[in-house]
RNA sequence: CUCAUCGAGAGGGGCAGAGGGAUCGGCCCUGUGAAGCCCCAGCAACCCUCCGGCGCCGCGGCUGGAAAGGUGCUAACUCCGACAGCAUUCGCUGGGAGAUGAG
Numbered sequence: 001c002u003c004a005u006c007g008a009g010a011g012g013g014g015c016a017g018a019g020g021g022a023u024c025g026g027c028c029c030u031g032u033g034a035a036g037c038c039c040c041a042g043c044a045a046c047c048c049u050c051c052g053g054c055g056c057c058g059c060g061g062c063u064g065g066a067a068a069g070g071u072g073c074u075a076a077c078u079c080c081g082a083c084a085g086c087a088u089u090c091g092c093u094g095g096g097a098g099a100u101g102a103g
Stems, first nucleotide, its partner, number of pairs: 001103006011040005019029003023082004041074003046070002049066006078097001083094004
């Protein structure tokens, strides 16, 4: 940089000791213990692998399942908003930004 996804799901322990939720604003979480590190457990199904179905001359492809491996994740819709449009009380849609995976 490109593509896909982001309203679901899943937490205990040890060390540590004040921050964390990307940024800004809000609103939250946190000494009944934040960040970080380690151990164990789990969730999910992006990649790999395996087993089916469809399709094809064959591959590529589409689709369902499993979960050993590589990642990721385990407060709140990506916590909400930010920019634009509609509606003007609440809100809805799209975009931007961000996160994750694959290339």